[in-house]
Context: one part of a larger RNA
RNA sequence: CUGGGCGUAAAGCGCGCGUAGGCGGCCGAUCAAGUCAGAGGUGAAAGCCCUCGGCUCAACCGAGGAACUGCCUUUGAUACUGGUCGGCUGGAGUGCGGGAGAGGGCGGCGGAAUUCCCGGUGUAGGGGUGAAAUCCGUAGAGAUCGGGAGGAACACCAGUGGCGAAGGCGGCCGCCUGGACCGCAACUGACGCUGAGGCGCGAAAGCAUGGGGAGCAAACAGGAUUAGAUACCCUGGUAGUCCAUGCCCUAAACGAUGGACGCUAGGUGUCGGGGGGUCACCCUCGGCGCCGGAGCUAACGCGUUAAGCGUCCCGCCUGGGGAGUACGGUCGCAAGGCUGAAACUC
Numbered sequence: 001c002u003g004g005g006c007g008u009a010a011a012g013c014g015c016g017c018g019u020a021g022g023c024g025g026c027c028g029a030u031c032a033a034g035u036c037a038g039a040g041g042u043g044a045a046a047g048c049c050c051u052c053g054g055c056u057c058a059a060c061c062g063a064g065g066a067a068c069u070g071c072c073u074u075u076g077a078u079a080c081u082g083g084u085c086g087g088c089u090g091g092a093g094u095g096c097g098g099g100a101g102a103g104g105g106c107g108g109c110g111g112a113a114u115u116c117c118c119g120g121u122g123u124a125g126g127g128g129u130g131a132a133a134u135c136c137g138u139a140g141a142g143a144u145c146g147g148g149a150g151g152a153a154c155a156c157c158a159g160u161g162g163c164g165a166a167g168g169c170g171g172c173c174g175c176c177u178g179g180a181c182c183g184c185a186a187c188u189g190a191c192g193c194u195g196a197g198g199c200g201c202g203a204a205a206g207c208a209u210g211g212g213g214a215g216c217a218a219a220c221a222g223g224a225u226u227a228g229a230u231a232c233c234c235u236g237g238u239a240g241u242c243c244a245u246g247c248c249c250u251a252a253a254c255g256a257u258g259g260a261c262g263c264u265a266g267g268u269g270u271c272g273g274g275g276g277g278u279c280a281c282c283c284u285c286g287g288c289g290c291c292g293g294a295g296c297u298a299a300c301g302c303g304u305u306a307a308g309c310g311u312c313c314c315g316c317c318u319g320g321g322g323a324g325u326a327c328g329g330u331c332g333c334a335a336g337g338c339u340g341a342a343a344c345u346c
Stems, first nucleotide, its partner, number of pairs: 003318004007300002012314001014201004021194003025088007033081002035077008049065006091191001092188003095184004103177007110154001115149007125136002162169002206247006215241002220236004258313006266291011295302002319346003328339004
């Protein structure tokens, strides 16, 4: 000496469930596998190292010693790890009692608005822009009133708010259903943590089949702008956006921060719950924010929701380009996804 790292420099898998494995609370007993000690055997020779010696020295060579950090056998030790047995309740879970929530699935209902259709009133404009034009309108538009159709999204409430593992979730009602939280301590008695593979979920776009289609709108067409304008602006407009079922599996899938547990000043706001109270407020559990101490950090900043101090498990990084490419494999209907180089070059 026996790596250092992963918020922004390269690096946390998009998220979960969980297999193998790794790791694992308190007390007692027992075994002695790991561990430690003694003894014995073995650890060829040469070489390395030390001492002495032989060639006039050295290289080279000879002799002795040490070393060979290991393995095996045996006798012991039992703190720790491990095995077995017994016990415990603080970890974990169950039960009982509560309240909160855009958590998920299905069905139904409602109003506003846009568009379209029918009818009434009414007449020459409307629309659009920086200005215009394409466009719509005397076959009666736009405006306004009444009626109807249809699709999509749910103003205010709304929050610096809530829920969910993530993606994500927002009108109202009903049915089915998941999770979290608080209170009580009745029950189980370590049943736990993580998780290679695996399995499931996974915005938008995209794909397949069938339906639907109001508004919006890739592509496309036209009008403008311009030197040009395959754009930005305008008038139209098809996929798509919506529904059902089946695929796809990506993202600045972000907190650019994996999960679990313990420990380490506080202040302030807010959401959900419990307790106390002299009704001013105080205490307490869980969540979401802001500020900030120690500490950490290259700095920015983080700071009990850690990026602090520790333990355990997984994933990942190892100069830039070539390249998330090629090849191969695998998945996919396809688009493509996953895995993932090298030459060469700086």